[in-house]
Context: one part of a larger RNA
RNA sequence: GACGAACGUUGGCGGCGUGCCUAACACAUGCAAGUCGGGGGUAGCAAUACACUGGCGCACGGGUGAGUAACGCGUAGAUUAUCUGCCCCUUUCACAGGGAUAACCCAGGGAAACUUGGGCUAAUAUCUGAUGAGGCGGCUUGUUGUCAAAGCUUUAUGCGGAAAGGGAUGAGUCUGCGUCCGAUUAGCUAGUUGGUAAGGUAACGGCUUACCAAGGCUGUGAUCGGUAACUGGUCUGAGAGGACGAUCAGUCACACUGGAACUGAGACACGGUCCAGACUCCUACGGGAGGCAGCAGUGAGGAAUAUUGGUCAAUGGAGGAAACUCUGAACCAGCGACGCCGCGUGAGGGAUGAAGUGGCUUUGCCACGUAAACCUCUGUCGAGUGGGAAAAAAUGGUCCUUUUAGGACUUGGGCUUGUACCACUGGAGGAAGCACCGGCUAACUACGUGCCAGCAGCCGCGGUAAUACGUAGGGUGCGAACGUUGUCC
Numbered sequence: 001g002a003c004g005a006a007c008g009u010u011g012g013c014g015g016c017g018u019g020c021c022u023a024a025c026a027c028a029u030g031c032a033a034g035u036c037g038g039g040g041g042u043a044g045c046a047a048u049a050c051a052c053u054g055g056c057g058c059a060c061g062g063g064u065g066a067g068u069a070a071c072g073c074g075u076a077g078a079u080u081a082u083c084u085g086c087c088c089c090u091u092u093c094a095c096a097g098g099g100a101u102a103a104c105c106c107a108g109g110g111a112a113a114c115u116u117g118g119g120c121u122a123a124u125a126u127c128u129g130a131u132g133a134g135g136c137g138g139c140u141u142g143u144u145g146u147c148a149a150a151g152c153u154u155u156a157u158g159c160g161g162a163a164a165g166g167g168a169u170g171a172g173u174c175u176g177c178g179u180c181c182g183a184u185u186a187g188c189u190a191g192u193u194g195g196u197a198a199g200g201u202a203a204c205g206g207c208u209u210a211c212c213a214a215g216g217c218u219g220u221g222a223u224c225g226g227u228a229a230c231u232g233g234u235c236u237g238a239g240a241g242g243a244c245g246a247u248c249a250g251u252c253a254c255a256c257u258g259g260a261a262c263u264g265a266g267a268c269a270c271g272g273u274c275c276a277g278a279c280u281c282c283u284a285c286g287g288g289a290g291g292c293a294g295c296a297g298u299g300a301g302g303a304a305u306a307u308u309g310g311u312c313a314a315u316g317g318a319g320g321a322a323a324c325u326c327u328g329a330a331c332c333a334g335c336g337a338c339g340c341c342g343c344g345u346g347a348g349g350g351a352u353g354a355a356g357u358g359g360c361u362u363u364g365c366c367a368c369g370u371a372a373a374c375c376u377c378u379g380u381c382g383a384g385u386g387g388g389a390a391a392a393a394a395u396g397g398u399c400c401u402u403u404u405a406g407g408a409c410u411u412g413g414g415c416u417u418g419u420a421c422c423a424c425u426g427g428a429g430g431a432a433g434c435a436c437c438g439g440c441u442a443a444c445u446a447c448g449u450g451c452c453a454g455c456a457g458c459c460g461c462g463g464u465a466a467u468a469c470g471u472a473g474g475g476u477g478c479g480a481a482c483g484u485u486g487u488c489c
Base pairs, nucleotide, nucleotide: 001488002487003486005485006484007483008482009481012343013342014341015340016339017338018336019335020301025299026298027297029296030295031294034056035055036054038053041050042049043048063254064253065252072179073178074177075176076175077174078173079172082171083170087167088166089165090164091163092162093161095129096128097127098126104119105118106117107116108115109114134147135146136145137144138143139142151159152158180226181225182224187217188216189215192214193213194212195211196210197209198208199207229251230250231249232248233244234243235242236241256277257276258275259274260273279290280289281288282287307333309332310331311330315329316327317326318325319324346377347376348375349374356368357367358366359365360364381430383425384424385423386422387421391416396410397409398408399407400406401405433478434477435476436475437474438459439458440457444473445472446471447470448469454461455460
């Protein structure tokens, strides 16, 4: 000098930040991911609501840092070894048919979770055939084999569908270099190292398998052990460097513990599924349910860390043609002197140097001290009264035009917030403490104590005249803070 700090004493206001560093301990309760349309159904007079089916989303956003010393991260490259939903551009196409199933109805099982059988029905759900610009495969390189589709209604310059090519974005994989400590860890390795063939993958590859060869790494530190998410950066320092990696931003990993796949453009998926385990809960004992390292909140741990708040107004995200719906992302508010910054607690005058208190070398002198009283002012902040924003541009509707964007009118619009800010009223009124005073180090006396009680960062003070302990007066430093402790430079 610095801090995500804590503790002690004290504490007026505001702005901007910031706040479980410990138990990746366990969690009551609420909320955090939905949305849209079609068809059929149930309830209802209807608006509408509900479950079902289907599309898109739920792989984003948000949290945490347990694991990881690794192509994990950083940096520079490679991908003729790859994929990419939504978005943009281009080309071609969309023909003809079929069978089911949920909801629903009927009959059951179960305490529940849930579930069984029979019957009916729809779709942009699903299946078959046709076509084949194009893609993919084969070969005799111009032929052959194979692969598609879905409609809707608002009737529009509409929204979609299929196949293919390109772009953009995102992702996968590979490589050079860099990336902590220990040798009181010296040898390590059998899919191990390479080859051939096959399988597998979006894709290269021992990725996997069979066979063959016997290799591969290591004193330039392999292997083993310990510690640790990495970076932009932060703190310090003249720099070189050292230490750290909270908040913000990029990447990675994880989601009760371990394992696995399904769906999908994308997951081996925080608020999905299955299995095993520990724990908690329900049970009619047969069986079931759950996962806050989302936002609040609770218990526990701890020196220690906040509200079970408001709004989708803005920014952004999901769905939708849109209106709109959802959004504990976000924006705001609340709490904490936790940090930084700003402001205030008054200003000018005022000596009978009063009283009082304290001190002393006590006919008295000195200090508190311009301090107060008193006079003249000011009016910040706080209090009260009144006024009162910006942050909002859009979207939607109608019309116009350069025909793809823009313009006009209109509709409509504020959580924060009656906040900021402004004016007025009143009136010095409501607002100062903390540490220190032996030297280092700015600041000294008295009394008490008597190696006791105690102090102390170092040197050291205290055993009867203690500027070092305790109290008081005085002083010094900083000031809504001041000290102490811890940690780093």
A computed fold for a 489-nucleotide part of an RNA from an uncultured bacterium, annotated as small-subunit ribosomal RNA, 5' domain. Rfam family: Bacterial small subunit ribosomal RNA. Rfam links the family to the GO terms structural constituent of ribosome and ribosome. The full RNA is in RNAcentral, with records from ENA and SILVA.